Model confidence (mean pLDDT): 81 of 100. This is a predicted structure of a 74-nucleotide RNA (transfer RNA) from a Minisyncoccota bacterium. The sequence is in RNAcentral, with records from ENA. Its Rfam family is "tRNA". It is annotated as a transfer RNA. Taxonomically the source falls in Minisyncoccota (Bacteria, Bacillati).
RNA sequence: GCGCGAUUAGCUCAGGUGGUUAGAGCACCCCGCUGAUAACGGGGAGGUCCCAAGUUCGAGUCUUGGAUCGCGCA
Repeated sequence: GCGCGAUUAGCUCAGGUGGUUAGAGCACCCCGCUGAUAACGGGGAGGUCCCAAGUUCGAGUCUUGGAUCGCGCA
């Protein structure tokens, strides 16, 4: 330098053919249960979907450029 992949909650990750509310598990907070703790059950908070632009009535999703990380080729 070229190609490919990844980037969504504190962490690990889903998210079909663009649409109707942006989700799960763990962690965190509250309550229940218990003599108490763990486990278990119920509830809650937490998001610039990496950044910018474009397409569209509408973008986490499509296009372009950029950033970071990983892999391969040279």